The part of an RNA shown here (large-subunit ribosomal RNA, domain VI) has 276 nucleotides and comes from a Chloroflexota bacterium. Lineage of the source: Bacteria > Bacillati > Chloroflexota. The prediction has a mean pLDDT of 83. The full RNA is in RNAcentral, with records from ENA.

Context: one part of a larger RNA
RNA sequence: UGUUCGGAGAUUUGAGGGGAGCUCUCCUUAGUACGAGAGGGCCAGGAGGGACAGACCUCUGGUGUACCAGUUGUCCCGCCAGGGGCAUUGCUGGGUAGCUAUGUCUGGAUAGGAUAAGCGCUGAAAGCAUCUAAGUGCGAAGCCUACCCCAAAACAAGAUCUCCCAUCCCUGUGGUUUACCACAAGGGAGUAAGACCGCAAGUAGACUACUUGUUUGAUAGGCGGCCGGUGUAAGUGCAGUAAUGUAUUGAGCCAAGCCGUACUAAUGGUCGAGGG
Numbered sequence: 001u002g003u004u005c006g007g008a009g010a011u012u013u014g015a016g017g018g019g020a021g022c023u024c025u026c027c028u029u030a031g032u033a034c035g036a037g038a039g040g041g042c043c044a045g046g047a048g049g050g051a052c053a054g055a056c057c058u059c060u061g062g063u064g065u066a067c068c069a070g071u072u073g074u075c076c077c078g079c080c081a082g083g084g085g086c087a088u089u090g091c092u093g094g095g096u097a098g099c100u101a102u103g104u105c106u107g108g109a110u111a112g113g114a115u116a117a118g119c120g121c122u123g124a125a126a127g128c129a130u131c132u133a134a135g136u137g138c139g140a141a142g143c144c145u146a147c148c149c150c151a152a153a154a155c156a157a158g159a160u161c162u163c164c165c166a167u168c169c170c171u172g173u174g175g176u177u178u179a180c181c182a183c184a185a186g187g188g189a190g191u192a193a194g195a196c197c198g199c200a201a202g203u204a205g206a207c208u209a210c211u212u213g214u215u216u217g218a219u220a221g222g223c224g225g226c227c228g229g230u231g232u233a234a235g236u237g238c239a240g241u242a243a244u245g246u247a248u249u250g251a252g253c254c255a256a257g258c259c260g261u262a263c264u265a266a267u268g269g270u271c272g273a274g275g276g
Base pairs, nucleotide, nucleotide: 001153006164007163008162009161010160011159012158016150017149018148019147022050023049024048025047026046027045028044034039052107053106054105055104056103060101061100062099063098067094068093069092070091071090072087073086074085075084076083077082111145112144113143118138119137120136121135165275167189168188169187170186172183173182174181175180194271195270196269197268198214199213200212201211202210203209204208219265220264221263222261223260224259225258226257228254229253230252235248236247237246238245239244
């Protein structure tokens, strides 16, 4: 831009396209059928595994250079105490969210249709015979469906639901003269549903895309509470010559999580119909 007759939002149908399609072992049937024996089933039913694929983070772990603690050297905050910087995050022990696999869950199923090789029925040509010539049945991990994903530019451009309107001004023509009314082809204005840009963010990311919010507001930050992590802060008292221990104390500190709360920041701008 189109999708034929206004403009929008949401939900869809599925022409067509893509994906998936795997495999092993064990048990029962059954030491049965079969076989002289040795050995040893089909069919049917059940259980477990491997590889592969998708999703997820409850569990088990990993990571977690924005969390907590311990600790070495050195410099600094005048000194003590308490802290800060640097040393691979100095080193070490843990660890939230998120991400993640070695963790968890799920998948190949089942069913229908048409067939291949093959196996048949009926059956002539050819009084027989013959699956084939007419007719007709069965028959594959394969084919078409069924399962998952994309999908109306599928130009035969589909469907459903909901929302917003069809006003005003200028020009022209006509109706009886101004007024008023009707009509036609144009021009203009503004706004509706809504859209876009911007702004505050989230997710995934190369550009970017998608989604939420934009004061009629919980979008981000802050603040309050909680979860969770670390593991008993500092100060003070007591005991000890002291190192240290102990009480206050499951203390203090605490990231990305959850709930709440407008204190701070989400200023604004543009486009968007009149139904040939």